This is a predicted structure of a 352-nucleotide part of an RNA (small-subunit ribosomal RNA, central domain) from an uncultured bacterium. The RNAcentral record of the full RNA draws on ENA, Greengenes and SILVA. The coordinates come from a structure-prediction model, not an experiment, and the mean pLDDT is 85.
[in-house]
Context: one part of a larger RNA
C1' cells in the first nucleotide's frame, strides 16, 4: 500500500466560513501527457518455472537447454474515455425585478402580572413548615388585608406533533431603528462561476476565571432543625458566591437524529407550516395541481436485531472526518493554547 466498518456494538468532527488538494454538466475542433496496441532495446548471474544430467536417492546446489523476470526506455500506431488547448451551450450555480412568512441577530425604549423588601391603615395571636415535627418569623404587633413606594429578574394566556436559525450553541411582552438569510412568482441576465474542504479562521449551552457594576427570586458551598445504626444525603428553616448587565477570557458537553456534507434516482397514504395555480363558490371554508419546510404510518430495499424507509439507516457516485479488543487512560511525557481552572493533541510498560 490493501479490507471492514461508523443510529443503538469501536467509530460522524459541536458548527460554520474557506486555504492547498481531490472531483467536477452538454456539443464540436485540435493535441496526445494518462489510457490502449505493436515494435526494439533493456530487465547481469544466482533465485523462480519446465526438460534433461550429476552427487548410491533426496534436499541440495554444481552442469546444460528452454521460459520468465508482471518492470523501464526508444520508435510506431488508435484517439473512445481522463486530462489539456480553443470555440460554443443552459438544465449546475449566481445576479436582476415582484412578491412572502418567521421567538433570526444587533440596539434603545417601554407594559403589565408575580415575588421580596420599605412606608401607612385596618386588626390581634399565631404564622410557617411537614409524613409527622423542630430550627425559623411574631404581642417591639407577625400572618391576613387595604393603599402608597422602591429593586431585579422573568415574560401567563395566545403556544401548536408550530415558526426562525446556513449551522450548531440557541432564539417567546409590546414598539422603534439597524441588519442576516430563506421560500414562491416572474421575465431577463452571466456562462459551469460547481461540490468537498487537510491546515487555517470564526462561531459555540451551562459551569468556571478577570474587572466594574448589579442583586427581588432562586440557590452549590455553608449553618441550624429533623430523619437514621450513622446521615458530611434525600425532607425543613436560613443562606454565600453565582444565577442578571458591561467588557475580556475559556472552548467543553447525552454540543443527540447518540445518523458528516453535496448530486441523482427510487409505491402510496394522513397531518401541519410558508408560497404560487386552477376549479367551485357569497367566501378565509371545500376540492385539485405544484414548490419549499416540517411530522407520523407504510412498500420495495436494507439491518444483527430493534428499526430506517423521497428529512434513507435505500440504490450508486464524489469529497472530509473517524473506528481496529477490555483495563492501564483520554492517563504519563513532550508540544501548543490558557489569568487559572483546565483544554487540544496523545502513548508505552503492564494485565484479562
Nucleotide at each position: 500500500c490493501u479490507g471492514g466498518g461508523c443510529g443503538u456494538a469501536a467509530a460522524g468532527g459541536g458548527c460554520g466560513c474557506g486555504u492547498a488538494g481531490g472531483c467536477g454538466g452538454c456539443c464540436u475542433c485540435g493535441u496526445a501527457a494518462g489510457u490502449c496496441g505493436c515494435c526494439u532495446g533493456u530487465g547481469a548471474a544466482a533465485u523462480c518455472c519446465c526438460g534433461g544430467g550429476g552427487c548410491u536417492c533426496a534436499a541440495c546446489u554444481c552442469c546444460c537447454g528452454g521460459g520468465g523476470c508482471u518492470g523501464c526506455a526508444g520508435g510506431u500506431g488508435a484517439g473512445a474515455c481522463u486530462g489539456u488547448g480553443a470555440g460554443g451551450c443552459u438544465g449546475g450555480a449566481g445576479c436582476u425585478c415582484g412578491g412572502u412568512a418567521g421567538a433570526g441577530g444587533c440596539g434603545a425604549g417601554u407594559g403589565g402580572a408575580a415575588u421580596u423588601c420599605c412606608c401607612g391603615g385596618u386588626g390581634u395571636a399565631g404564622c410557617g413548615g411537614u409524613g409527622g415535627a423542630a430550627u425559623g418569623c411574631g404581642u417591639a404587633g407577625a400572618g391576613a388585608u387595604c393603599g402608597g413606594g422602591a429593586a431585579g429578574a422573568a415574560c401567563a394566556c395566545c403556544g401548536g406533533a408550530g415558526g426562525c436559525g446556513a449551522a450548531g450553541g440557541g432564539c417567546g411582552g409590546c414598539u422603534c431603528g439597524c441588519u442576516g438569510g430563506g421560500c414562491c412568482g416572474a421575465u431577463g441576465c452571466u456562462g459551469a462561476c460547481g461540490c468537498u474542504g487537510a491546515g487555517g479562521c470564526g462561531c459555540g449551552a451551562a459551569a468556571g476565571c478577570g474587572c466594574g457594576g448589579g442583586g427581588a427570586g432562586c440557590a452549590a458551598a455553608c449553618a441550624g432543625g429533623a430523619u437514621u445504626a450513622g446521615a458530611u444525603a434525600c425532607c425543613c428553616u436560613g443562606g454565600u458566591a453565582g444565577u442578571c448587565c458591561a467588557c475580556g477570557c475559556c472552548g467543553u458537553a447525552a454540543a443527540c437524529g447518540a445518523u458528516g456534507g453535496g448530486u441523482a434516482c427510487u409505491a402510496g397514504g394522513c397531518g401541519u407550516c410558508g408560497g404560487g395555480g386552477g376549479g367551485a363558490g357569497c367566501g378565509a371554508c371545500c376540492c385539485c395541481c405544484u414548490c419549499g419546510g416540517u411530522g407520523c404510518c407504510g412498500u420495495c430495499g436494507c439491518u444483527a436485531a430493534c428499526g430506517c424507509a423521497c428529512u434513507a439507516a435505500g440504490u450508486a457516485c464524489c469529497c472530509c472526518g473517524c473506528c481496529u479488543g477490555g483495563g492501564g487512560a483520554g492517563u504519563a511525557c513532550g508540544a501548543c493554547c490558557g489569568c487559572a481552572a483546565g483544554g487540544u493533541u496523545g502513548a508505552a510498560a503492564c494485565u484479562c